[in-house]
RNA sequence: AGAGUUUGAUCAUGGCUCAGAAUCAACGCUGGCGGCGUGCCUCAGACAUGCAAGUCGAACGAAGCCUUCGGGAAGUGUAUAAAGUGGCGCACGGGUGAGUAACACGUAAGAAUCUACCCUCGAGUGGGGAGUAACAUCGGGAAACCGAUGCUAAUACCGCAUAACGCAGCGGCACCGCAAGGUGACAGUUGUUAAAGGAGCAAUCCGCUUGAGGAGGAGCUUGCGGCAGAUUAGCUAGUUGGUGAGGUAAUGGCUCACCAAGGCGACGAUCUGUAUCCGGCCUGAGAGGGCGGUCGGACACACUGACACUGAAUAACGGGUCAGACUCCUACGGGAGGCAGCAGUGGGGAAUAUUGGACAAUGGGCGAAAGCCUGAUCCAGCAAUGCCGCGUGAGUGAUGAAGGCCUUAGGGUUGUAAAGCUCUUUUACCAGGGAUGAUAAUGACAGUACCUGGAGAAUAAGCUCCGGCUAACUCCGUGCCUGCAGCCGCGGUAAUACGGAGGGAGCUAGCGUUGUUCGGAAUUACUGGGCGUAAAGCGCACGUAGGCGGCUAUUCAAGUCAGAGGUGAAAGCCCGGGGCUCAACCCCGGAACUGCCUUUGAAACUAGAUAGCUUGAAUCUUGGAGAGGCGAGUGGAAUUCCGAGUGUAGAGGUGAAAUUCGUAGAUAUUCGGAAGAACACCAGUGGCGAAGGCGACUCGCUGGACAAGUAUUGACGCUGAGGUGCGAAAGCGUGGGGAGCAAACAGGAUUAGAUACCCUGGUAGUCCACGCCGUAAACGAUGAUAACUAGCUGUCCGGGUUCAUGGAACUUGGGUGGCGCAGCUAACGCAUUAAGUUAUCCGCCUGGGGAGUACGGUCGCAAGAUUAAAACUCAAAGGAAUUGACGGGGGCCUGCACAAGCGGUGGAGCAUGUGGUUUAAUUCGAAGCAACGCGCAGAACCUUACCAGCGUUUGACAUGGCUAGUAUAUUUUCCAGAGAUGGAUUAUUUCAGUUCGGCUGGCUAGCACACAGGUGCUGCAUGGCUGUCGUCAGCUCGUGUCGUGAGAUGUUGGGUUAAGUCCCGCAACGAGCGCAACCCCUAUCUCCAGUUGCCAGCGGUUGGCCGGGCACUCUGGAGAGACUGCCUACGCAAGUAGAGAGGAAGGUGGGGAUGACGUCAAGUCAUCAUGGCCCUUACGUCUGGGGCUACACACGUGAUACAAUGGCCGGUCCAGUGGGCAAUGCCGCGAGGCAGAGAUAAUCCCCAAAGCCGGUCUCAGUUCGGAUUGGAGUCUGCAACUCGACUCCAUGAAGGUGGAAUCGCUAGUAAUCGCGGAUCAGCACGCCGCGGUGAAUACGUUCCCAGGCCUUGUACACACCGCCCGUCACACCAUGGGAGUUGGAUUCACCCGAAGGCGCUGCGCUAACCGCAAGGGAGGCAGGCGACCACGGUGGGUUCAGCGACUGGGGUGAAGUCGUAACAAGGUAGCC
Repeated sequence: AGAGUUUGAUCAUGGCUCAGAAUCAACGCUGGCGGCGUGCCUCAGACAUGCAAGUCGAACGAAGCCUUCGGGAAGUGUAUAAAGUGGCGCACGGGUGAGUAACACGUAAGAAUCUACCCUCGAGUGGGGAGUAACAUCGGGAAACCGAUGCUAAUACCGCAUAACGCAGCGGCACCGCAAGGUGACAGUUGUUAAAGGAGCAAUCCGCUUGAGGAGGAGCUUGCGGCAGAUUAGCUAGUUGGUGAGGUAAUGGCUCACCAAGGCGACGAUCUGUAUCCGGCCUGAGAGGGCGGUCGGACACACUGACACUGAAUAACGGGUCAGACUCCUACGGGAGGCAGCAGUGGGGAAUAUUGGACAAUGGGCGAAAGCCUGAUCCAGCAAUGCCGCGUGAGUGAUGAAGGCCUUAGGGUUGUAAAGCUCUUUUACCAGGGAUGAUAAUGACAGUACCUGGAGAAUAAGCUCCGGCUAACUCCGUGCCUGCAGCCGCGGUAAUACGGAGGGAGCUAGCGUUGUUCGGAAUUACUGGGCGUAAAGCGCACGUAGGCGGCUAUUCAAGUCAGAGGUGAAAGCCCGGGGCUCAACCCCGGAACUGCCUUUGAAACUAGAUAGCUUGAAUCUUGGAGAGGCGAGUGGAAUUCCGAGUGUAGAGGUGAAAUUCGUAGAUAUUCGGAAGAACACCAGUGGCGAAGGCGACUCGCUGGACAAGUAUUGACGCUGAGGUGCGAAAGCGUGGGGAGCAAACAGGAUUAGAUACCCUGGUAGUCCACGCCGUAAACGAUGAUAACUAGCUGUCCGGGUUCAUGGAACUUGGGUGGCGCAGCUAACGCAUUAAGUUAUCCGCCUGGGGAGUACGGUCGCAAGAUUAAAACUCAAAGGAAUUGACGGGGGCCUGCACAAGCGGUGGAGCAUGUGGUUUAAUUCGAAGCAACGCGCAGAACCUUACCAGCGUUUGACAUGGCUAGUAUAUUUUCCAGAGAUGGAUUAUUUCAGUUCGGCUGGCUAGCACACAGGUGCUGCAUGGCUGUCGUCAGCUCGUGUCGUGAGAUGUUGGGUUAAGUCCCGCAACGAGCGCAACCCCUAUCUCCAGUUGCCAGCGGUUGGCCGGGCACUCUGGAGAGACUGCCUACGCAAGUAGAGAGGAAGGUGGGGAUGACGUCAAGUCAUCAUGGCCCUUACGUCUGGGGCUACACACGUGAUACAAUGGCCGGUCCAGUGGGCAAUGCCGCGAGGCAGAGAUAAUCCCCAAAGCCGGUCUCAGUUCGGAUUGGAGUCUGCAACUCGACUCCAUGAAGGUGGAAUCGCUAGUAAUCGCGGAUCAGCACGCCGCGGUGAAUACGUUCCCAGGCCUUGUACACACCGCCCGUCACACCAUGGGAGUUGGAUUCACCCGAAGGCGCUGCGCUAACCGCAAGGGAGGCAGGCGACCACGGUGGGUUCAGCGACUGGGGUGAAGUCGUAACAAGGUAGCC
């Protein structure tokens, strides 16, 4: 510090996810030791048992016991001390975080207060009195406990005395103030108020009373600070203030009476939800964000609610009273209780410990002290819960052991790892010694820490991960299954992603997972983001609060800056030291605590105050421009309707039609009239307006902008939350109006359907008046204002200057456009009219969907508008640009693509292939073009892979081992069998190599294994080969340049070409694979050669047959030739045109071979090869037979025909490939047979048909056509039954040129005619070749198809066979409404009124004082009454939550239904 994930790729936007740190944690696996921390986050739910607050005999009385001191009737001393009176403590310490949004907390201040114990200073402590617990007796009660009578003490209680610097009153003085008045630790004066004793021989000490001060503590008040919701906007009657009184320690509506009507609130009152607060802790670079457990400070609470008592202090955790809930005891009358103290129990929960030891230390209470108490505390126990430290050994050790795993079978790896050898002993274990903590004594911890010695490698390693992010890879198993997963995503037979193993990586007594927080996230942006198109500018203006604000000067000092002082507890963090062996941990010191307050200064800037200024703003004058607004009036064209005339059969409408109108006279045309609405041309990226918007003309009223200019005001300004107004269309209400147009609706078409598009009609509405609505893609998708920052060029409206006779030039303002620099931008683009650079203010955004929806509120007559969520769900959604692909987008171009022609297919029967069906099997593959006379250049057996059988198992075939045998090959016959095979037998010969050694090999049989074998599967694991686009002209690279980038440029453009062929231009310059050429055949010629070829001339002949010759043909070698080279025209050139010249050939002469980058997971595992999987007495192999040849049917490809351009008969002419065969003669009607010259080939043979000539047939199912069938044959072959070809005789089917549709071909081509070859024993209508005869047509590129280039749109990229929308059906999920119902919270009114204090009363009761002695007074108590008030009750309201028949939409879900709305002009442009 970043990374993964949207795309084919890119940039940017944007969310999701990961790597880090942390944790009061939990869970899974594992677990050696020690130190230091930490340990109910949930039920503030309930609690058995024990303990957690007592102490003082030096305040007091009394009692019991003991005593061999002493005594016995009694008294005294000492020691102990239960209960009681009294004092102090119990308000501390300990727990918890329910409540609380508050002066509760933090921080900084303040004034009207109290303070037991402690400290300092002053004064005092005299003299009396009356009771009462304990106790005793009696009584009541189950108990808790209570009552009566009697006795007694005090530092308990009560008067009196004394008394102030206390308290209260009077009043003087000083100071402050204008005064009213206030302040004072001041001199006086009057009144009033205290006390307790105890210990000691004593000194004295401890107490007591009063006053002043201190320290610490507590109460009260205030500024500022720290939270969410406005779908909570108004709240408040003791409320706000005053006067007086009461009350309190004290201020105060704290309380009361009266008076006033205030107080709080958009700077967020009230209400609701949530929550103890802080020092700090975690994270972070910081700013921030989150948290508030342990430790420390504060607060609150103590079963729930209310209340007071006592006291210095409590509205009191282990005190009280009452009410309530719960638990327990009970004799049913009544009582007892409160672990959120420490342990502990059950409950809840994912989850949190011992009913331990000690007061030794630290601290607390009481006491004069000894001491007692102390679950505070100190320790120990449990838990890897966290942090820190240590260990589980060290060295050496290669045969790189064994085993495991992998393997290309060689090896590699585990791995110096182990074993072995040498050594050490931390920890653990055993033994011995043994602390500090303790000042004189006292040690729970603890025989602990630590030290010494001993034995022995001995006691001690796991967890997670290994596709990318992210360090780490292989094998096996599995086969979209089991499963994994933080995100992207893995798994459908070769999974580095599942499970196991080997190996590796990481951390380590831990390791992973889960939860939570911060970080990364600049993803709420103060530091530090945005808003044209990604989410985001309110539709527009006016304007309130608020925010911000021109120039000059003075002043002030609030902001600001500086100095000083106070405070910011300790702990923590940081720095420096120190102590535990180190560290964690602890101790000491420093720094820091970024804050608040006080004070002293400074005066630039901001604010305030004051005085000015004119440039911002406004006013005024003059002027011109304008569809600016409102009202009234006027006009013509058109449309429709009405009347009349002319006139006759159609009109209208459409892609084509029909509905419709018309012989009752339409349409057309002429004239006249009526009505309503809108204003052609002008008209223009022209004008005006804030926006919406505004368009005939005239008049009236009226707003704004602009220009020029004397003058005036003097910052009066900008923005603008709320608010107010305006606001297209549609819509709503009332009343008019209604020509045209036209939702709805009707009809006609279209269509599979057509609730649409098209047509004919047609109502609301559109128009007017008044009133609502308040929204639009209300758009420049761009808030307002101000300033600054190159230009060029249009246009609208003003002004000026200079020229100028009808205008022009220059210049200056305001608007409105185009282009463009810098700059900005993700890019597109913007660019003085900014999206640039700045300033101010407002509005808005924070992933997509759910949703601009629900609920609530406000507005509205309604429609609806506005404000505006959540659950749930996805890992994307979206922007700009790029390359492709596609378009029922465009442009250019090409092609037998269409057109123009010729001939076919589709109809017939036959052949052949395929589908289907059938079958024991009909083997398998090929499937639009690019499968279907294809693999198959040839299935009777074989082939053959298929089927039913019969056999066989190291095998039909290869290599290796052992044993035995034979050492060979061919052949005859027989037997069993269908054959393979098995058995016997005849004949001939006796294998090869050799170093000549019975040496090596070979063969056969047997045995056991390795293995063989497989046309078994996967062409979607592959190689190779092939098809196709397509012989289309394309496909790329290097360098440079442009772009953030994908990419672009080059390769585009203008021409040209068959061509990315060439030329020109150009930020490109070059190059490669393709094109072309080079290669082959063919067309012409030359040279060489002349047999097997040829024969012009010569000779001989039936015959190039022979002599002869090589001129010609031809053959086969080498060359020539053609290049737009020449001419003319056009053109810059390339090139094009020309019946041009020449030439055998002319613009690629014709044909072939040659197939770029790539596409189709195209085809082939059955040509071959090959990974993996599968079979192994079988899915191998052998064998005879059958099948691949089946046949209601469908399709493809063919051959033959339907005839006269023909059939048949006779005669007759001419080839070329190629092959190896056969001439010839005889026989047969023929297929063929017999004999056989020649030929291993330019030598011999195969060897033509159409054509031509003549004859016949005469338009018929024929002398066309030949299927089918019967019979007879030939040939091949082991064998023609299933199942060959051919021949002859006979038979003579369909078919009369073929519907929709569709195929081939542009010249030696189509068509037509025959010939040859491969395969092959035989079998050819197929295939591959060859020659003979030999046409027609092409205007042209609108259309169909295919392709190329450029461009455009795109929501496609598996790329249009794409993408994708909505209803319906099914399943699941969350949610809204819902008659209601259940519960909680809260509020109002009324009723009830416990305990309690307060007030009043108190004829009952009453020790202290008074007393004139009355049973009197003062005072007190019980009791009674009153107001207040907790719980409770009744009724109403508000609010939250649960459930709810039914119902609404929403979301999600591999293969459901219906259509096809959107994306291309998406087939009616889309959208609001």